[in-house]
About this RNA
This is a predicted structure of a 73-nucleotide RNA (transfer RNA) from a Pseudonocardiaceae bacterium. The coordinates come from a structure-prediction model, not an experiment, and the mean pLDDT is 82. Rfam family: tRNA. Rfam links the family to the GO term triplet codon-amino acid adaptor activity. The family's RNA type in Rfam is transfer RNA. The RNAcentral record of the sequence draws on ENA. The organism belongs to Pseudonocardiaceae, within Bacteria.
RNA sequence: UGAGGUGUAGCUCAACUGGCAGAGCAGCGGUCUCCAAAACCGCAGGUUGCAGGUUCGAGCCCUGCCGCCUCAG
Numbered sequence: 001u002g003a004g005g006u007g008u009a010g011c012u013c014a015a016c017u018g019g020c021a022g023a024g025c026a027g028c029g030g031u032c033u034c035c036a037a038a039a040c041c042g043c044a045g046g047u048u049g050c051a052g053g054u055u056c057g058a059g060c061c062c063u064g065c066c067g068c069c070u071c072a073g
Stems, first nucleotide, its partner, number of pairs: 001072007010025004019056001027043005049065005
């Protein structure tokens, strides 16, 4: 420098043919317990990497840029 992949909650990952952004773990509160752990119930947490474009509507499609991984030189 070129090609491919990838970027969504603190972490690991979903989200169908474009139509309400979710789960598990972690965190916080509660029940239980002498106390804690476990279990159970609940709560909170998001500029979907950044900037544009298309569309009635974008995590998803298009363009540029950035980070990471792989391959080629």